[in-house]
């Protein structure tokens, strides 16, 4: 220097163009003499940035970014 994956709640992760699902963790009650364990319920992501395509973008397109594996 060149290709190519990958970036979504605190972590782990799903989604393939119609307002983003799931689990751990977190708060709460319940159960307990108490704690854990178990149950219930709630709070948490405008989905790395910028710009374009669309009626409409986490999703397609370009460009930057950190990261990671491969060539040289």
């Nucleotide at each position: 220097g060149c290709u190519g994956g990958c970036a979504u709640g605190g972590c782990g992760c799903a989604g393939u163009g119609g307002u983003a699902a799931c689990g751990c963790a977190u708060u709460u009650c319940a159960c307990u003499u108490g704690u854990a364990a178990u149950g219930a319920a709630a709070a948490g992501a405008u989905c790395c940035c910028c710009a374009g395509u669309u009626c409409g973008a986490a999703c397609c397109u370009g460009g930057g970014u950190g990261u990671c594996a491969g060539c040289u």

The RNA shown here (transfer RNA) has 72 nucleotides and comes from Fragilaria crotonensis. The coordinates come from a structure-prediction model, not an experiment, and the mean pLDDT is 82. Rfam family: tRNA. By type it is a transfer RNA. Lineage of the source: Eukaryota > Ochrophyta > Fragilariophycidae > Fragilariaceae > Fragilaria. The RNAcentral record of the sequence draws on ENA.